c-di-GMP-I riboswitch aptamer from an uncultured Pseudomonadota bacterium, 91 nucleotides, folded computationally. Of the family's consensus pairs, 95% are formed in the model. The sequence was found by an Rfam model in a public genome assembly. Model confidence (mean pLDDT): 78 of 100.
Order: sequence, then C1' cells, then structure tokens
RNA sequence: CCAGAUAUUUGGCAAACCCGUCGAAAGGCGGGGACGCAAAGCCUCCGGUCUAAGGGAUCUGCACAGAUCUACUGAUAGCGGGGUUGCCGGC
Repeated sequence: CCAGAUAUUUGGCAAACCCGUCGAAAGGCGGGGACGCAAAGCCUCCGGUCUAAGGGAUCUGCACAGAUCUACUGAUAGCGGGGUUGCCGGC
C1' cells in the first nucleotide's frame, strides 16, 4: 500500500490491603495496588448508615476521675433518591 473477515470506540475511575500524612473519631489526602463500576464524574437537597473530642442529661464518687444516654458538629456521592455535566451507539 492492496484485499478479506470480525468488531459498541478512544479511553476513564479505583475496593480491600500496604506505606506516609491530617483528624478525638468516622474518615480524608498522597503513593503503591485492582474488587469492581456505563456515570464508581461533580453537588449533602431528602432518607439511611457511621462518628461523638467538645455540649446537655443521668449514675458511681468528698473531689479528681470514670461510665451510660442524647443530639448539634463531622463523615459516607463505591448506600439509595434527587440535581447537574460528560462519552459511545441508534433513531
């Protein structure tokens, strides 16, 4: 370069775990690593779940201190719903 056949693309994200780091914690961030994901891109508006240093209440107690409960705060978008943006194919 030519011919034939087949074909939903180029790719993306990154669980657990390990190392480092931030945080009281849940958990977050960075590196390694892949369980999976057609939105496992982004956003806490609704529900769920997790956290409880500090706050409040109760109990033990002389006090210090400790324990339990509670709900703000915080977290989870890879727990759902919702909003919004993007890629591929068809009409």